[in-house]
Context: one part of a larger RNA
RNA sequence: UGACGGGGGCCCGCACAAGCGGUGGAGUAUGUGGUUUAAUUCGAUGCAACGCGAAGAACCUUACCAGGGUUUGACAUCCUGCGAACCUCUUAGAAAUUUGAGGGUGCCUUCGGGAAUGCAGUGACAGGUGGUGCAUGGCUGUCGUCAGCUCGUGUCGUGAGAUGUUGGGUUAAGUCCCGCAACGAGCGCAACCCCCAUCCUCAGUUGCCAGCGGUUAGGCCGGGCACUCUGGGGAAACUGCCUGUGACAAGCAGGAGGAAGGCGGGGAUGACGUCAAGUCCUCAUGGCCCUUACGGGCUGGGCUACACACGUGCUACAAUGGCGGUGACAGCGGGAUGCUAAGGGGCGACCCGGAGCAAAUCCCUCAAAAGCCGUCUCAGUUCGGAUUGUACUCUGCAACUCGAGUGCAUGAAGGUGGAAUCGCUAGUAAUCGUGGAUCAGCUUGCCACGGUGAAUACGUUCCCGGGCCUUGUACA
Numbered sequence: 001u002g003a004c005g006g007g008g009g010c011c012c013g014c015a016c017a018a019g020c021g022g023u024g025g026a027g028u029a030u031g032u033g034g035u036u037u038a039a040u041u042c043g044a045u046g047c048a049a050c051g052c053g054a055a056g057a058a059c060c061u062u063a064c065c066a067g068g069g070u071u072u073g074a075c076a077u078c079c080u081g082c083g084a085a086c087c088u089c090u091u092a093g094a095a096a097u098u099u100g101a102g103g104g105u106g107c108c109u110u111c112g113g114g115a116a117u118g119c120a121g122u123g124a125c126a127g128g129u130g131g132u133g134c135a136u137g138g139c140u141g142u143c144g145u146c147a148g149c150u151c152g153u154g155u156c157g158u159g160a161g162a163u164g165u166u167g168g169g170u171u172a173a174g175u176c177c178c179g180c181a182a183c184g185a186g187c188g189c190a191a192c193c194c195c196c197a198u199c200c201u202c203a204g205u206u207g208c209c210a211g212c213g214g215u216u217a218g219g220c221c222g223g224g225c226a227c228u229c230u231g232g233g234g235a236a237a238c239u240g241c242c243u244g245u246g247a248c249a250a251g252c253a254g255g256a257g258g259a260a261g262g263c264g265g266g267g268a269u270g271a272c273g274u275c276a277a278g279u280c281c282u283c284a285u286g287g288c289c290c291u292u293a294c295g296g297g298c299u300g301g302g303c304u305a306c307a308c309a310c311g312u313g314c315u316a317c318a319a320u321g322g323c324g325g326u327g328a329c330a331g332c333g334g335g336a337u338g339c340u341a342a343g344g345g346g347c348g349a350c351c352c353g354g355a356g357c358a359a360a361u362c363c364c365u366c367a368a369a370a371g372c373c374g375u376c377u378c379a380g381u382u383c384g385g386a387u388u389g390u391a392c393u394c395u396g397c398a399a400c401u402c403g404a405g406u407g408c409a410u411g412a413a414g415g416u417g418g419a420a421u422c423g424c425u426a427g428u429a430a431u432c433g434u435g436g437a438u439c440a441g442c443u444u445g446c447c448a449c450g451g452u453g454a455a456u457a458c459g460u461u462c463c464c465g466g467g468c469c470u471u472g473u474a475c476a
Stems, first nucleotide, its partner, number of pairs: 001476002003473003007470007015460002019424005026315008034306002042053002064301004070295001073125001077124002079121004086103004092097001107114002127290002130288001132286001136284002138279003141275001143273001148187006154163003167178003193267004198235007207225001212222003238261001241255005317417001321376006333364003338357002343352003383414001388409007430452007
């Protein structure tokens, strides 16, 4: 100087408390451990691994296993020989691969040949998701959006170092004020950036009977940009004003006006560093290793196994509910090998059909919960839907291992869950549906969107994490 203390003081944070809803019990989905296996590829492992890499494992992916095969190689550069390239048919085979036949003769040319491309050969080389993240770059997690981390000069100290950065107030903040052997400065904080909330303006193939006319009654047409909206510009909030308080300061409390008030709400933004944290399976890369194999191609299998154990979800156990009928109102997005309307068929998944739309124009796209009417009457039930049988639908070369969906039948556990434990402070929790990425197909995951919409916070003694000052130390 730090680190640590079941030392002290001050102060924060859904840290506790106050509240609401969960997890832990059930069924199931998914990840992991373990076990099994020819293989169940690899990595991630307290917080900060475990719906994680994987924003799509039937083949492919794929790195694993078995079998049958290959060796200048699937890919790059150079050399030699032959043939244009390429297309069609064909033999064997599970395919990789392979047998034979036919067609084709192009472009440039100094007629030697050359360029592109294929086959064969030779060696330099290619190749490796092989090992090392404790050799590395890059990227990322975490403490933590915590308020800290430092420097120059000066001063103090033999020195390590201190001072500044401590102190009195204050703040979300090393934020600001005052004081002070310090005076300044940098990286952080804040602001500058984006979205939302109000208004103005510019623009009108969306919107509007707002005012007029027509109407097959649909903004449908004429017509018009007032409104809604869209998206470009601008205004607006600064403790600016008032009162009180405070040291006459910084600020704090209340009030006015205002769409918004003291950081208005949200996002992006992550200081010096810590964890030899994570990643050599994104990529890059040192040295090491393999080189008829640890490289490369194929078929099939595996990653989907199952006595168990754990994490994260989904669905429930019902009456604030289930079922039937009726029924209003969104927003974000996506669409050409695509989204697919009207109309028709099917109980349905879906099929036929084909209008329109590169999309404020057409389609996905009638949101659901809510509301209203009826029924069920507390029961393993008209709750719950696992499991299984059967008949189908769709995607795809192909759904046996191993896809999703539909109809009928079947109807399991489950009656609110021990010890323990998680999230959340407002348009939040809870609840309801919708869209998207990946994608042929496949989602209870992920990312986003809107609808309905709470309760509680006395307080900081305690638990956890953190900041500042101080104290002890046999630790560095």